Source information:
Transfer RNA from a soil metagenome, 71 nucleotides, folded computationally. Rfam family: tRNA. Rfam classes the family as a transfer RNA. The RNAcentral record of the sequence draws on MGnify.
């Protein structure tokens, strides 16, 4: 230094440009004599900044963090 991929909920991971889910985990409640298990139900995230679109997690630029590759 330059080239590639990756960045969404505490945790792994989804989402053709058009209501941001899912399991797991937190919390409360049911069951139970108790506890695990099981059901309800709720909790809670698009790594910053611009841009294009009527609309961006998603498509373009640029910073930033990760991984990895060349020299």
């Nucleotide at each position: 230094u330059c080239c590639c991929u990756u960045g969404u909920a505490g945790c792994u991971c989804a989402a053709u440009g058009g209501c941001a889910g899912a399991g797991c985990g937190g919390c409360c409640g049911g069951u139970u004599g108790u506890u695990a298990a099981c059901c309800g139900g709720u909790u809670g995230a698009c790594c910053g900044g611009g841009g294009u679109u009527c609309g961006a997690g998603u498509c373009c630029c640029u910073g930033c963090g990760a991984g990895g590759g060349a020299g």